c-di-GMP-I riboswitch aptamer from Desulfobulbaceae bacterium UBA5611, 81 nucleotides, folded computationally.
It matches the Rfam family "c-di-GMP-I riboswitch aptamer". Rfam's curators write: GEMM was predicted in a large-scale screen for bacterial structured RNA regulatory elements.
The prediction has a mean pLDDT of 88.
The sequence was found by an Rfam model in a public genome assembly.
C1' cells in the first nucleotide's frame, strides 16, 4: 500500500410516527424523530422483485414510485485479531 475482514477510534446515515410542501397515487422533499445500518453513499437509462395510476379481448400491455427489498456496479472513513 492493496484485497479480504469488522475489535476499537473519530464520526456519519435516520425506520416508524408527527409537522409542513408537492404528487392521482405509490411515494418525493424540509424539520422534528431515532428502528436500526460497516456503506442505509451513488446508480431505477444493468437484473428481479413488491407497490402506484390507466387501458383491458381478463390473458396481459403502458406508465411511474421504492437505492432502508434483493442481486450487481461504483466510489469511500478507521486499521486490532
Nucleotide at each position: 500500500u492493496u484485497a479480504a475482514c469488522g475489535a476499537a477510534c473519530a464520526g456519519g446515515c435516520a425506520c416508524a410516527c408527527c409537522c409542513g410542501c408537492c404528487g392521482c397515487g405509490a411515494g418525493a422533499c424540509g424539520g422534528g424523530g431515532c428502528c436500526g445500518c460497516a456503506a442505509a453513499g451513488c446508480c431505477g437509462a444493468c437484473g428481479g422483485g413488491u407497490c402506484u395510476u390507466c387501458c383491458u379481448u381478463c390473458a396481459g400491455g403502458a406508465u411511474g414510485a421504492c437505492g432502508g427489498c434483493c442481486g450487481g456496479g461504483u466510489u469511500g472513513c478507521c486499521g486490532a485479531a
The model forms 95% of the base pairs in the Rfam consensus.